[in-house]
RNA sequence: GUCCCCAUCGUCUAACGGUUAGGACGCCAGCCUUUCAAGCUGGUAACCCGGGUUCGACUCCCGGUGGGGGCACCA
Numbered sequence: 001g002u003c004c005c006c007a008u009c010g011u012c013u014a015a016c017g018g019u020u021a022g023g024a025c026g027c028c029a030g031c032c033u034u035u036c037a038a039g040c041u042g043g044u045a046a047c048c049c050g051g052g053u054u055c056g057a058c059u060c061c062c063g064g065u066g067g068g069g070g071c072a073c074c075a
Base pairs, nucleotide, nucleotide: 001071002070003069004068005067006066007065010025011024012023013022018055026044027043028042029041030040031039048064049063050062051061052060
C1' cells in the first nucleotide's frame, strides 16, 4: 500500500428494515438478616463518527476512525 473481518450500557452478549434497544454480571436503593454474604424487588446506563437509500436504519450502501488478520513492499 491492498484485501478481509470486527465496533451496542462500566464489562460480556442479543436484536426477519418496524421493540420502550433485551439479557447476564457490575453499580445504586429498598426488603430480608443481630451483622456480612447469599437471596428477593426496583432502578441505572449503550447502538464509533459523517453522509446516502428507505415511509422507516443498530441492521443495507459509501466514506472516515479505531482494533484484529492475510498478502505485498521494505539493498
A computed fold for a 75-nucleotide RNA from a Gemmatimonadota bacterium, annotated as transfer RNA. Rfam family: tRNA. Rfam classes the family as a transfer RNA. From the family's description: Transfer RNA (tRNA) molecules are approximately 80 nucleotides in length. It was read from a public genome assembly.